[in-house]
Context: one part of a larger RNA
RNA sequence: GGAUGAACACUGGCGACAUGAUUAACACAUGCAAGUUGGAUGGGAAGUGGUGUUUCCAGUGGCGGAUGAGUGAGUAACGUGUAAGAACCUACCCUUGGGAGGGGAGAAACAGCUGAAAAUGGCUGCUAAAACCCUGUAGGCUGAGGAGCAAAAGGAGGAAUCUGCCCGAGGAGGGUCUCGCGUCUGAUUAGUUAGUUGGUGAGGCAAUAACUUACCAAGGCGAUGAUUAGUAGCUCGUCUGAGAGGAUGAUCAGCCACACUAGGACUGAGACAUGGCCUAGACUCCUACGGGAGGCAAUAGUGGGGAAUUUUGUGCAAUGGACGAAAGCCUGACGGAGCAAUGCCACGUGGAGGUAGAAGGCCUAUGGGUCGUGAACUUCUUUUAACAAUGCAGGUAUCUGGUCAAUAAGCAUCGGCUAACUCUGUGCCAGCAAUCGCGGUAAUACAGAAGAUGCAAGUAUUAUCU
Numbered sequence: 001g002g003a004u005g006a007a008c009a010c011u012g013g014c015g016a017c018a019u020g021a022u023u024a025a026c027a028c029a030u031g032c033a034a035g036u037u038g039g040a041u042g043g044g045a046a047g048u049g050g051u052g053u054u055u056c057c058a059g060u061g062g063c064g065g066a067u068g069a070g071u072g073a074g075u076a077a078c079g080u081g082u083a084a085g086a087a088c089c090u091a092c093c094c095u096u097g098g099g100a101g102g103g104g105a106g107a108a109a110c111a112g113c114u115g116a117a118a119a120u121g122g123c124u125g126c127u128a129a130a131a132c133c134c135u136g137u138a139g140g141c142u143g144a145g146g147a148g149c150a151a152a153a154g155g156a157g158g159a160a161u162c163u164g165c166c167c168g169a170g171g172a173g174g175g176u177c178u179c180g181c182g183u184c185u186g187a188u189u190a191g192u193u194a195g196u197u198g199g200u201g202a203g204g205c206a207a208u209a210a211c212u213u214a215c216c217a218a219g220g221c222g223a224u225g226a227u228u229a230g231u232a233g234c235u236c237g238u239c240u241g242a243g244a245g246g247a248u249g250a251u252c253a254g255c256c257a258c259a260c261u262a263g264g265a266c267u268g269a270g271a272c273a274u275g276g277c278c279u280a281g282a283c284u285c286c287u288a289c290g291g292g293a294g295g296c297a298a299u300a301g302u303g304g305g306g307a308a309u310u311u312u313g314u315g316c317a318a319u320g321g322a323c324g325a326a327a328g329c330c331u332g333a334c335g336g337a338g339c340a341a342u343g344c345c346a347c348g349u350g351g352a353g354g355u356a357g358a359a360g361g362c363c364u365a366u367g368g369g370u371c372g373u374g375a376a377c378u379u380c381u382u383u384u385a386a387c388a389a390u391g392c393a394g395g396u397a398u399c400u401g402g403u404c405a406a407u408a409a410g411c412a413u414c415g416g417c418u419a420a421c422u423c424u425g426u427g428c429c430a431g432c433a434a435u436c437g438c439g440g441u442a443a444u445a446c447a448g449a450a451g452a453u454g455c456a457a458g459u460a461u462u463a464u465c466u
Stems, first nucleotide, its partner, number of pairs: 001466004006462002009459002013347001015345001017343002019340002026303003030300002035063003040060002043057004070258003079183004084178003088175003093171007101135004110125006140149003154163003184230003191221003196218008233255003237248004260281005283294004311337001314335002319333001320331002323328001350380004360371004410455005415436002422449004431438002
């Protein structure tokens, strides 16, 4: 000199675009953040004089709650980056070949009775389906002689037809696993490892494998740093530098890990599941003391700690996502707005003329010099901002008209480094200072003034990197 997710002090006009809990992965009041489908389905309710049409609802069923959003605690690891590979899985989507025959049982909702403070139950009775079961069939699978195992569902429409269902094959996208190489510090950490390394059999998995287990062998790793200890999410990137390097990993994007702490499985194509379940623990809350409820590292917001980080706002109009045949509905993703000079960029705070070189301040050798064309004054212009209408989540574009130079400059420095000097006060005091150093009676170094220099809606300091 450059840089920052910065902070503090003084000051502060406006706009566009960004950014905004780096500390306590500390604790959280309240609202909201994942639903949808009546064109799968039985029922209930509203409405109507009645039927029909219609609308709504708690259930059963389907798909989605494994995405999106957050955080970086853990992790030095096949976690990540890069380059290869195989013994695998894949709902929805695309292409393609076939198929859907026959039968059955139970249970929610509902009705009745009933327990409980609550959370939430119990008994009896009825019932639909694309929910469930049996049977037949099979270009699939197993198997290697002779066979065994496994499917299906309908719905809408007047119809044409559309859509869904089952079994194959292929694809796309996604995922799992293996491996070469790269990936911080300490040797004042030198030995380490028993499921440990390998083999055989068995089990298990979507699949490979000590992944698990029985037996057998005694191996495996290590100064090219094993093990152990500390620190840390990794990367595309970012900052700096001529480069080589050094530092860093906020925002955006890819991967990983986590969801009060620890453990566990269930469902499912996919989870060992942030707003699912079970168990234990700490904490908070309710209780009729018998027992229950909860999890903001979603978004706002609160307390706390901290130098320090925003609104309990608006809308699904756009983009994207879930569901649906669709209309649509949901969406704190997202789009907008609000707050903060936090950053960067752009604009403005007026332009031209104007010497009696006015008054006043400061300096002075008392002649004058300087602030200084600066002001006043004359003349010109009206950007930005402000005000009205249409309109709105917002108010851009657009249109019409008017007013006043009006509404808009500070901060730091002036001994050398380093651009910018004089007076007064003070008298090794008060104070300054990154450094060298200034101050003990003429201080360009302290304090004030006047002037000057630098940058400018900022300026200076502090912290950190280079």
Overview: RNAcentral holds the full RNA, with entries from SILVA. Small-subunit ribosomal RNA, 5' domain from Ziziphus jujuba, 466 nucleotides, folded computationally. Taxonomically the source falls in Ziziphus (Eukaryota, Streptophytina, Pentapetalae, rosids). It matches the Rfam family "Bacterial small subunit ribosomal RNA". Its family is annotated with ribosome and structural constituent of ribosome in the Gene Ontology.